The part of an RNA shown here (large-subunit ribosomal RNA, domain VI) has 252 nucleotides and comes from a marine metagenome. The RNAcentral record of the full RNA draws on SILVA. Rfam family: Bacterial large subunit ribosomal RNA.

Context: one part of a larger RNA
C1' cells in the first nucleotide's frame, strides 16, 4: 500500500522447512537348518549410544559484593565499632537467573502408491512366456502421519464480536519484564499492585552489636536458631505511571 467501511480476537490450511538414526540383551530357540562345528528368519519384551527439543524439582557449576572469617595497611582523635585499598585482597557459602555433567520428552505404529524382485492368469507365436489387454506381492525410500512457519494463498479465505463521530480502536508518552541489539512482543497507567518503597514471608549466612558473668590473658558463656540479607513469593497507594493525538463521515 493492497486485500473495496472502519476495527479487535480467533482460525483454514495451498505451500514450504524439519524430524524419520543406531546398538546390545531377552522370547521364540540352541529350535528350524546341519555329520559335527556352529547356528538362524521371524515374533513378543527390555535397556542402551549418539542426536534433537524444553526445563531448572533432584546433583552439581556460576552467582563482581547476600552472609561469615581473616592477612598488610590507611582513615574515622584514643579503646571498641566500623569503612576504604590490596585480583572481588585472600578464604568458606550461597538466593535469583543463565546452565550441563543434571531431569523429562522424542524417531514409532496403521495405510496408499511403487523400484530392484517374485507371481496369477495370457495371446501375439496351437507350445512357452510375470506383458502385450488385465490382476497381485514387494523398501530405512515416495505420499500419508508426526513438529514448525504459513493468506502478498494478488483466487490476498473463513468466524466471532464492536463502532457510525454521543468514536469501536489505535498510537505518541509513562511505569516496567516472563520480552529484548533498536524496532517489536508481554503486563500496566489511579476504576491502578507496573516498577521502587515499607511490612510480613521463603531461601542463604551462621549466633550481630552492646550489656552481664568467668578468665591474668588470648577467648568463652548467655540474652542467641541471633544479626544482617541482591534478583524470589505475598500484603500495602507511601512515590512514580501526568498528559496527548489519530481514527470509519452509511451509495461503505
Nucleotide at each position: 500500500c493492497g486485500u473495496a467501511c472502519g476495527a479487535a480476537a480467533c482460525u483454514u490450511g495451498a505451500g514450504g522447512g524439519g524430524u524419520u538414526u543406531u546398538c546390545u540383551c531377552u522370547u521364540u530357540a540352541g529350535u528350524a537348518c546341519g555329520a559335527g562345528a556352529g547356528g538362524a528368519u521371524u515374533u513378543g519384551g527390555a535397556g542402551g549410544g549418539a542426536c534433537g527439543g524444553a526445563c531448572c524439582u533432584c546433583u552439581g557449576g556460576u552467582g563482581u559484593u547476600c552472609c561469615u572469617g581473616u592477612u598488610g595497611u590507611c582513615a574515622c582523635g584514643c579503646u571498641c565499632g566500623u569503612g576504604g585499598c590490596a585480583c572481588g585482597g585472600c578464604a568458606g557459602g550461597g538466593u535469583a537467573g543463565c546452565u550441563a555433567a543434571g531431569u523429562c520428552c522424542g524417531g514409532c505404529a496403521c495405510g496408499g502408491a511403487u523400484a530392484a524382485g517374485c507371481g496369477c492368469u495370457g495371446a501375439a507365436a496351437g507350445c512357452a512366456u510375470c506383458u502385450a489387454a488385465g490382476c497381485g506381492c514387494g523398501a530405512a525410500g515416495c505420499c500419508u502421519u508426526u513438529c514448525c512457519c504459513g493468506a502478498g494463498a494478488u483466487c490476498a479465505g473463513g468466524u466471532u464480536u464492536c463502532g457510525c463521530u454521543u468514536g469501536a480502536g489505535u498510537c505518541c508518552c509513562c511505569u516496567g519484564g516472563g520480552a529484548g541489539a533498536c524496532g517489536a512482543c508481554c503486563a500496566g497507567g489511579u476504576u491502578a499492585a507496573u516498577a521502587g518503597g515499607c511490612u510480613g514471608g521463603a531461601g542463604g549466612u551462621g549466633u550481630a552489636a552492646g550489656g552481664c558473668a568467668g578468665g591474668u590473658a588470648a577467648c568463652u558463656g548467655u540474652c542467641u536458631c541471633a544479626g544482617c540479607u541482591g534478583a524470589c513469593c505475598a500484603g500495602u497507594a507511601c512515590u512514580a505511571a501526568u498528559g496527548g493525538a489519530c481514527g470509519a463521515u452509511c451509495g461503505g